Record summary
The part of an RNA shown here (small-subunit ribosomal RNA, 5' domain) has 595 nucleotides and comes from an uncultured bacterium. It matches the Rfam family "Bacterial small subunit ribosomal RNA". The coordinates come from a structure-prediction model, not an experiment, and the mean pLDDT is 81.

[in-house]
Context: one part of a larger RNA
RNA sequence: AACGAACGCUGGCGGCGUGGAUUAGGCAUGCAAGUCGAGCGAGUAAUGGACCGGUAUGUUGGACCGCAAGGUUUGACGUAUUGGACCAUAGACGAGCGGCAAACGGGUGAGUAACGCGUAGAUAAUCUGCCUUCAAACUGGGAACAACUUGCCGAAAGGCGGGCUAAUACCGAAUGAGACUACAUCUUCGCAUGAAGAAGUAGUUAAAGGCGGGGAUUAAGCAUUAUUUUCGAAAGAAAAUGAUGCUUAACCUGUUGUUUGAAGAGGAAUCUGCGACCUAUCAGCUAGUUGGUGAGGUAACGGCUCACCAAGGCAUUUGACGGGUAGCUGGUCUGAGAGGAUGGUCAGCCACACUGGGACUGAGACACUGCCCAGACUCCUACGGGAGGCUGCAGUCGAGAAUCUUUUGCAAUGGGCGAAAGCCUGACAAUGCGACGCCGCGUGAGCGAUGAAGGUCUUCGGAUUGUAAAGCUCUGUCGCAGGGGAUGAAAUUACUUGACACUAAUAGCGUCAAGUAUUGACAGUACCCUGAGAGGAAGCCACGGCUAACUCCGUGCCAGCAGCCGCGGUAAUACGGAGGUGGCAAGCGUUGUUC
Numbered sequence: 001a002a003c004g005a006a007c008g009c010u011g012g013c014g015g016c017g018u019g020g021a022u023u024a025g026g027c028a029u030g031c032a033a034g035u036c037g038a039g040c041g042a043g044u045a046a047u048g049g050a051c052c053g054g055u056a057u058g059u060u061g062g063a064c065c066g067c068a069a070g071g072u073u074u075g076a077c078g079u080a081u082u083g084g085a086c087c088a089u090a091g092a093c094g095a096g097c098g099g100c101a102a103a104c105g106g107g108u109g110a111g112u113a114a115c116g117c118g119u120a121g122a123u124a125a126u127c128u129g130c131c132u133u134c135a136a137a138c139u140g141g142g143a144a145c146a147a148c149u150u151g152c153c154g155a156a157a158g159g160c161g162g163g164c165u166a167a168u169a170c171c172g173a174a175u176g177a178g179a180c181u182a183c184a185u186c187u188u189c190g191c192a193u194g195a196a197g198a199a200g201u202a203g204u205u206a207a208a209g210g211c212g213g214g215g216a217u218u219a220a221g222c223a224u225u226a227u228u229u230u231c232g233a234a235a236g237a238a239a240a241u242g243a244u245g246c247u248u249a250a251c252c253u254g255u256u257g258u259u260u261g262a263a264g265a266g267g268a269a270u271c272u273g274c275g276a277c278c279u280a281u282c283a284g285c286u287a288g289u290u291g292g293u294g295a296g297g298u299a300a301c302g303g304c305u306c307a308c309c310a311a312g313g314c315a316u317u318u319g320a321c322g323g324g325u326a327g328c329u330g331g332u333c334u335g336a337g338a339g340g341a342u343g344g345u346c347a348g349c350c351a352c353a354c355u356g357g358g359a360c361u362g363a364g365a366c367a368c369u370g371c372c373c374a375g376a377c378u379c380c381u382a383c384g385g386g387a388g389g390c391u392g393c394a395g396u397c398g399a400g401a402a403u404c405u406u407u408u409g410c411a412a413u414g415g416g417c418g419a420a421a422g423c424c425u426g427a428c429a430a431u432g433c434g435a436c437g438c439c440g441c442g443u444g445a446g447c448g449a450u451g452a453a454g455g456u457c458u459u460c461g462g463a464u465u466g467u468a469a470a471g472c473u474c475u476g477u478c479g480c481a482g483g484g485g486a487u488g489a490a491a492u493u494a495c496u497u498g499a500c501a502c503u504a505a506u507a508g509c510g511u512c513a514a515g516u517a518u519u520g521a522c523a524g525u526a527c528c529c530u531g532a533g534a535g536g537a538a539g540c541c542a543c544g545g546c547u548a549a550c551u552c553c554g555u556g557c558c559a560g561c562a563g564c565c566g567c568g569g570u571a572a573u574a575c576g577g578a579g580g581u582g583g584c585a586a587g588c589g590u591u592g593u594u595c
Base pairs, nucleotide, nucleotide: 001594002593003592005591006590007589008588009587012441013440014439015438016437017436018434019433025397026396027395029394030393031392034100035099036098039097040096043093044092046089047088048087049086051084052083053082054081055080056079057078058077059076060075061074062073063072064071065070107352108351109350117275118274119273120272121271122270123269126268127267128266131264132263133262134261135260136259137258139173141171142170148163149162150161151160152159153158178205179204180203181202182201183200185198186197187196188195189194209256210255211254212253213252214251217250218249219248220247221246222245223244224243225242226241227240228239229238230237231236277324278323279322284314285313286312289311290310291309292308293307294306295305296304327349328348329347330346331342332341333340334339354375355374356373357372358371377388378387379386380385407430408429409428413427414425415424416423417422444474445473446472447471454465455464456463457462478536480531481530482529483528484527488522493517494516495515496514497513498512499511500510502508539584540583541582542581543580544565545564546563550579551578552577553576554575560567561566
């Protein structure tokens, strides 16, 4: 001088940082990864439409009974209510199939002395979802499985069987601009293995749709209407044709997605040179070991794996093998530097996810909140069997000298999904707690000598505390009260207008520009104004020398102090108290550690 500090005494405010270093010990509870209906079928509720039926009631007609009043029965229309099945949706909801994401983000440092990290290279030995650019294509079929329904088993978790169904799910077929493989040829180039390109022959190899818009045309369905024909005495019935409207499809077109390839960006993988701890009281180590041939395997080279063959390979002060310790780096601390120590927060890389092992899916994992097996532990159980994994954010117990809120919000930044609206996001932004650190501010300012009182000392004269206080005149930071009150918001999206592009199009979609509307957790916070009022705000350590700062009393080698020298045994500036003084100050000391 420094610290992720702790302890003691003390403690006003703010800003910015920072906070489980020990048990990678165990965890209650909540949250931390979803999203898409513009991929798909079914369902629930709601609303609307038209249909069928029941009940009640009103109007009106018929039939029968009755002398009549009236009664019984039946039909039409209207109203109310209720039930059923159907169609539609600005849409909503929760399951299912399907797509993408879940391999990111977040945590920790147990392991690791290693191509793990750093740095410089290599891949002529490699892969790459989403994204960007370019080229080409998107034809025609099929069979299922969930959901649902039905039967059964189980305490539960869950499971088994029958039946139905859709798709951008799955499976054949077609085509092949291209791509790949094999064969042989040529050109160019290189750094050894070789690489790139061109034309040729043969073989293999693809797809999916969704959402809009539309002038003319065509087809189908439904509704209305007109005409004609047929049957009929009529009412009416049937058929054909035309027109209008709606819906769907063809067709044209926009956009998005899909498939095949080429290139890029970003990402990943492998290999190599060099660099970085201690130990020789570790001196020899090694059988897939070292190399070759062949095969398998991988995205890819390779003993990576296997069969066979050979007997090699590493090391001896340039330290193999073993043991101990440790994540590495940018950096951080210190130091004039050279060095030494260190690797918390932030950033890059690596490793791990209860312990050990394994693969599946996928562009990417051998996968923190996926799967399987084994083990330990905890929980549920009907004892047959099941469930779980905070080294995510909070929080809890334990151990410890010691380390925080079971808070708010997606407003911003960023991420996932989606055409979008939007949804999700303990990432993040904020808030709370801790003087843990750094920085800033305040606890008043000016005048004020009878040098007051009190305290302390005293040679008893006085000295000192000390302009300090009182008193007078002021100020108003912080805090308190009242009032006003932000920046952070830019966008996206919707609507309007204009231009441009696609296009048959004045639809529509897209791009650009302008305008309007909308969005703030923090927060009534920062900041500003006003008010009252010196009012609410100072301690800690030291005073023998090192080392700034001295006297008195008590004690009497006791009690005690102490970083070193040392102090204390009756005049202690060194112990304890007091007064005074010195230092630092919302801190001051002590302890620990590093230089």